[in-house]
RNA sequence: UGUUGCCGCGCGCCGAAUCCCCGGAUUGCCGUCCUGGGGAGCGGGGAACCCAAGUUUUUGGGGCGAGUCUCGCGGUGGUCCGUGAGAGGCGCUGCGUGUUGGUGGCGCUAGCCCGUCAGCUAACUCCGUAGGCCCAGGCACGUGUUUUG
Repeated sequence: UGUUGCCGCGCGCCGAAUCCCCGGAUUGCCGUCCUGGGGAGCGGGGAACCCAAGUUUUUGGGGCGAGUCUCGCGGUGGUCCGUGAGAGGCGCUGCGUGUUGGUGGCGCUAGCCCGUCAGCUAACUCCGUAGGCCCAGGCACGUGUUUUG
């Protein structure tokens, strides 16, 4: 010196994804870890009357989620794929405002699941409580220069 690979405190960010207790492991102790258990909180699904819908059910249908739609071009068997440009939606941040709604910048617009089946929906019931990013810095591997032999 490189952002080539890996790790990555604190603060902060996306997200429902946090906290407490018990048990186990590790430890001299503090602490840390676990899909081991329970609870609180948060989040989601199913599920009556009433209401809605009047069925358009392989052109299947539905759920979580911001993650949908339109147009151009190309590929093309097309309900598909790629690539641009928009509209809508979502997140962060600066300025402004102090009855909030404005405005500038940056970014995202994925992925997964149920399994022929679900409108709303009280009681009731089931499920989740993850993962990721930035980061001072560290390790490895390179590259360049200098010095010495």